Archaeal signal recognition particle RNA from Candidatus Methanomethylicus sp., 315 nucleotides, folded computationally.
NCBI's taxonomy places the organism under Archaea, Thermoproteati, Methanosuratincolia, Candidatus Methanomethylicales, Candidatus Methanomethylicus.
The RNAcentral record of the sequence draws on ENA.
Rfam family: Archaeal signal recognition particle RNA. It is annotated as a non-coding RNA gene. Gene Ontology terms of the family: signal recognition particle, plasma membrane targeting and SRP-dependent cotranslational protein targeting to membrane, signal sequence recognition. Its Rfam clan is "SRP clan".
A source record names the gene ffs.
């Protein structure tokens, strides 16, 4: 120096890298990228560290002796990231330009409707509004009283008469009349008894004849309820008449007027407007898009060089 073999102490390898986060590094989190090629546990009020910061704790597997691997220059290729930048793009604003659209007005044509059985224009009347007055309609509400008369006509007392039957005066009641004034009619119903007329049966007197009183029913009526008319208050009005006032655009009648009036469509110019479109000017916003500039760079090439240098056995 040359060959073997080994992996127990060192030694390397199992990613990197851009954005976040921090005063800074590294993890944990998001992207991009690579290799044959790790596990497990905590970690954003976090975790560990301090420019010699390129993670903490815990285990695994593979590799090698001029080696594995690891770092330094340079140069080129390149994946993403990141910050500028108004070049284009992109998005708002404003100004103007054409075009569209939409209403007005003018003129023009075409055509249809009306019109000598009378267009268009005036007048005048109504039609509509408000006030007031007469009626009308529908709605409500109301029927109690009170003074007065004494001619009638019924009841009751008294009183005087007359021989009763009766007269005849006077009081008071009721009906009647008359005024406040609308308090009024018509029909229905309407009393167990205590209203009124008739009573079947029964009851009572009587020797009988007949006489009484009388329930129920029926009939009439009071108060009262109800409906309907009349009247009378008071309210409303899709309603009528008159009368004053007001509006008057349509429409309608009438009187004048003597020949045109309306619409519709097109096309021309003229205004006005737009929250449509297209174009240019100005001016501004943003880092979504494209380019340009700067800047970190996964991963690949090319060339240099640094570092790394173990241990047994045998020759």
């Nucleotide at each position: 120096c040359g060959g073997c073999a080994g992996g127990g102490a060192g030694g390397g390898u199992c990613g990197g890298a851009g954005g976040g986060c921090u005063c800074g590094g590294c993890c944990u989190c998001c992207u991009c990228u690579g290799u044959a090629a790790c596990u497990a546990c905590a970690a954003a009020u976090g975790g560990u560290c301090g420019u010699c910061a390129u993670g903490g704790u815990a285990g695994g597997a593979c590799c090698a002796g001029u080696a594995a691997c690891u770092c330094c220059u340079a140069g080129g290729g390149g994946c993403g990231g990141u910050g500028g930048u108004u070049c284009c793009g992109u998005c708002c604003u404003u100004u103007g330009a054409a075009g569209c659209c939409u209403a007005g007005g003018a003129c023009a044509a075409u055509c249809a409707a009306c019109g000598u059985a009378g267009a268009a224009g005036u007048c005048u009347c109504g039609c509509c509004c408000c006030a007031c007055g007469g009626g009308g309609a529908c709605g409500u509400c109301g029927g109690a009283g009170u003074a007065g008369g004494u001619a009638a006509g019924g009841g009751c007392c008294a009183u005087c008469u007359g021989a009763a039957a009766g007269g005849a005066u006077g009081g008071c009641c009721c009906u009647c009349c008359u005024a406040c004034a609308u308090a009024c009619u018509g029909g229905a119903u309407g009393a167990a008894c205590c209203g009124g007329g008739u009573u079947a049966g029964g009851c009572c007197c009587g020797g009988a004849a007949g006489g009484g009183a009388g329930c129920g029913g029926c009939c009439c009526u009071a108060a009262g309820u109800c409906c309907a008319g009349a009247c009378g208050g008071c309210g409303u009005c899709g309603u009528u008449c008159g009368u004053g006032g007001g509006a008057u655009a349509a429409c309608g009648g009438g009187a004048u007027g003597g020949a045109g009036u309306u619409g519709a469509u097109u096309g021309u110019c003229c205004u006005a407007g737009g929250u449509c479109u297209u174009c240019a000017a100005a001016g501004g916003a943003g880092a979504u898009g494209g380019g340009c500039c700067a800047u970190c760079c996964a991963c690949c090439c090319u060339a240099g060089g640094a570092g790394g240098g173990c241990u047994g056995c045998c020759g």